[in-house]
Context: one part of a larger RNA
This record gives sequence, structure tokens and C1' cells, in this order.
RNA sequence: CUCUCGUUAAGGAACUCGGCAAAAUAAUCCCGUACCUUCGGAAGAAGGGAUGCCCGAGUAAUGUGAAGUUUUUUACAAAUGGAGCAUGAAAGGGUUGCAGUGAAAGGGUUCAAUCGACUGUUUAUCAAAAACACAGGUCCCUGCUAAACCGUAAGGUGAUGUAUAGGGGCUGACGCCUGCCCAGUGCUGGAAGGUUAAGAGGAGAGGUUAGCUCUUUCGGGAGCGAAGCUUUGAAUUGAAGCCCCAGUGAACGGCGGCCGUAACUAUAACGGUCCUAAGGUAGCGAAAUUCCUUGUCAGGUAAGUUCUGACCCGCACGAAUGGCGUAACGAAUUGAACACUGUCUCAACGAGAGACCCG
Repeated sequence: CUCUCGUUAAGGAACUCGGCAAAAUAAUCCCGUACCUUCGGAAGAAGGGAUGCCCGAGUAAUGUGAAGUUUUUUACAAAUGGAGCAUGAAAGGGUUGCAGUGAAAGGGUUCAAUCGACUGUUUAUCAAAAACACAGGUCCCUGCUAAACCGUAAGGUGAUGUAUAGGGGCUGACGCCUGCCCAGUGCUGGAAGGUUAAGAGGAGAGGUUAGCUCUUUCGGGAGCGAAGCUUUGAAUUGAAGCCCCAGUGAACGGCGGCCGUAACUAUAACGGUCCUAAGGUAGCGAAAUUCCUUGUCAGGUAAGUUCUGACCCGCACGAAUGGCGUAACGAAUUGAACACUGUCUCAACGAGAGACCCG
């Protein structure tokens, strides 16, 4: 010097990102206990007091309940009785140490805010959380050979269930609520019209040539061309879908701009105009969201970029991608206070194990 411990004058968070770590609290009994609240809680709230040993006393009290006795409806009856056994105080008095839950084990507490209701689950091996789940809410699908899912199939799960059931999506206890927009996208319904595949259909066109006509230098050449075969093929017909018409937001989603105006000024209840499918309602708001920003005011501090309460100019909150509250809960996050301390001012000493030195 390193590690693990112990103690420390005065101060007591001045340390630090942050009271991290340590200290403090602690058991049992008694007294006492606020805000708030879903009346259950909060609560061991907080805050006080007692604790050894001896006598009191194996007493008071409590539990169990034998023998015996009495009665009659004579029964596995009822009443009375209180032995034995078990548990076992207090008041009061005495006594003793520095100290009596004498060691060990064994809650620190309070105030305020954010998020998530809660118990639970999670990144085996850097994240335990505000993430996931949850009960509750709501929407959609499904009538049973159900929907959905696995499998090529047979078959199976769903379910030996049957809409108070099963599957899927979103939200996430509870309280008060959940506004406007169906133009786009999706979904559901509709079927008049437009478009539209294979298929059906087969008008027509081409190829080939038995034959016929013309011509010939007799080798052939040119033209027409039935049937059959073959290559194609128009009209017409032809479903869903799409176009189209409606509905639908706890479906995906969206929820404006400019100008003017009141008897100081400022502001604009009011008016005008453009655009849109409709222009953000209630509630909340510098917020886990606010760039400017350490916004402004107030509180707390001697001093506060954090915190709390307000304001609203919301760069860029907002209503089940839920909005705002909320008792209880949280190894969650943030701020403040009390107690407490070697975290610190500022370090010292001691113990053990290493390192190091000698052997």
C1' cells in the first nucleotide's frame, strides 16, 4: 500500500450525479395515533412508557372436568358437584449493575409529485421497469361437419364444449367521461348500369388438292377449285372482382388560414373572407410531451438549470394508439425534512488476511 472489519474529539451531508455506503431504528406488552379513503384501510402511522432477579404466587383467573349427591319420562338422561391435571398474571414491596429485549436475531420515519390500479411476469449470462400480464370495458367473427388453427391427406385441436360458448383485435381496477369528420384506405351491405377470364359459339379468312380451264419448247407452267384434313377466327353468351350506390371510427386514420373590430393602451365576446370530409369539444397543459427556456410569478433555501403551486404564448397534449382524477400497493422515478452517522471537513488508531523484506 490492497482487502475485510472495529473505534473515534468537534461538526453533522459541508461528500456526491444522487445520503451510494455506513450509521441509526429494531423484540414483546401497555398507552396513543393525523391527512385521506373505494370505509376494507391508511396503521407497527407518528409519538411515548415498561422489560433483570426475589416475595407476592403456582396465588387470582382461565381451560378440562373425576368421585359423590339429587330428580324423574330409567336413559348412551338431566341437574348438582368440584377432586385431579394443564396454562398462568397484576397491583404492591424488596434487591442489584454503567447498562436488564444486558449476547445473537430483530422496521429508520415523515411530507409532496410522476408513472403503473393492485398480487404477479420479464431480457438464463450488463436492463425487474413506467415494459408484459391482469380482473374489468368494447368491437369483430362463429348456429356446430362452428369459426379459428395443424396436416398433402386421412385425421386432430377447438370440445366429448354449443352464443352466459369458442376464436381474434384494441383498451386496461375503480370514479367522471369518451366530442366532430365516412372525402381517402379498410370492412359490411346492394345490385340497375359500365368493364371483365376460361368456356360456349362459330360468321368469315388462309393452307393442302381429286378434278376442271388455258397454255406449252410436251419436261412443264398459270388460274379456278368440291369433300376431307388443317391453321385461324368476328358477332353473341359468360361469374366474382373493379367502377358505382349506401352504411360503418372502442375500423386505419384526420381534427385550418388571412384580415378587421370595444370611449387610454392592450386584448377581441363580434364581423368579413378563403379552403376543407371535418376544422380539436370536455379535461389537462413549459408536462416521461415546451425548441426558444434556467419562460414568467409564487413557495421552499442565506443562495434552487432540479422540485411544488399557478399562468397559457400547446415549436409539436387530448379523449379505449383512451382523456382527466384516484384510496391502497411499488427492491420504480423525482424533490424536501427529521433522526443518524468517517460520505465529508481530515484524517487517526487498532484487528485479521495479503503484498513487501529477511530466512

The part of an RNA shown here (large-subunit ribosomal RNA, domain IV) has 359 nucleotides and comes from a bacterium. The coordinates come from a structure-prediction model, not an experiment, and the mean pLDDT is 87. RNAcentral holds the full RNA, with entries from ENA.